[in-house]
This record gives sequence, structure tokens and C1' cells, in this order.
RNA sequence: GCGCCUGUAGCCCAGUCCGGAUAGGGCGCUGGCCUCCUAAGCCAGUGGUCGUGGGUUCAAAUCCCACCAGGCGCGCCA
Repeated sequence: GCGCCUGUAGCCCAGUCCGGAUAGGGCGCUGGCCUCCUAAGCCAGUGGUCGUGGGUUCAAAUCCCACCAGGCGCGCCA
């Protein structure tokens, strides 16, 4: 340099292929119940510029383009 994959909540992920309205799950965190106390359990609450910018569209996490970051493979120089 070329190709492919990944980027979504504090952490780990689904949703992307095939566009549809307020983006979900687990863990965590906060408060309460329970308990002698803690843990576990139960109840309630708490969560997002969907990597960045632009385009298409009535409508974009989803489609298109560029860029950024990480990973894998191939290639070049030495």
C1' cells in the first nucleotide's frame, strides 16, 4: 500500500443482510424489602451524539461515500 472484519449504555453483546415511529438484553450502579451483619434472593429506579462527517430517503444503528481507531490476511522496501 491492497483486501476483509469490528466500532451500539460504565463493561460484554443482540439488532445491520431485507430501512419504519419512543434502540433492547445480561452484568454493573442507586434505593427499598429480607437478614444479627454480609452475600444471595425479591421489588423499583438508573442508563446511549449507535466511531466521526457527508449523502440518499417521508423516514437511517441499518443503504451509499470519505475519514478515524482496533484486529486479521496479503504485498512492498530492507
A computed fold for a 78-nucleotide RNA from a Thermoplasmata archaeon, annotated as transfer RNA. The organism belongs to Thermoplasmata, within Archaea. The sequence was found in a public genome assembly. Rfam family: tRNA.